[in-house]
Molecule: SAM riboswitch aptamer (S box leader)
Organism: Halobacillus sp. A1
RNA sequence: CUCUUAUCAAGAGCGGCAGAGGGAAUAGGCCCUGUGAUGCCCGGCAACCUUCAAACAUAGGUUUGAAAAGGUGCCAAAUCCUACAGAUCCAUGUGAUCUGAGAGAUAAGAG
Numbered sequence: 001c002u003c004u005u006a007u008c009a010a011g012a013g014c015g016g017c018a019g020a021g022g023g024a025a026u027a028g029g030c031c032c033u034g035u036g037a038u039g040c041c042c043g044g045c046a047a048c049c050u051u052c053a054a055a056c057a058u059a060g061g062u063u064u065g066a067a068a069a070g071g072u073g074c075c076a077a078a079u080c081c082u083a084c085a086g087a088u089c090c091a092u093g094u095g096a097u098c099u100g101a102g103a104g105a106u107a108a109g110a111g
Stems, first nucleotide, its partner, number of pairs: 001111008013042001015041003021032003026083004043075003048071002050067007079103001084100006090093001
């Protein structure tokens, strides 16, 4: 980097250093930010991998519950919203709602 599978409306500091931009990319919108962005450290959240227990299967394993030492991840707003397709609605438009796709993020596995 590519592919597969799963998840993405919950949750997470009134701390320290530093000091200007940030919310993935393009476009449009809407926001956050010297009452401190981004980043790093500490702290925390969660439970994908993991560990333990029970039940089932007994071949791989599956389900449920618990834990948080280890590998990751995450800690404004739904993945901040929209973009493409379909359906529905009526006040008929730069409209609203829903579903899906696409793009993206993370984990596990494969190449």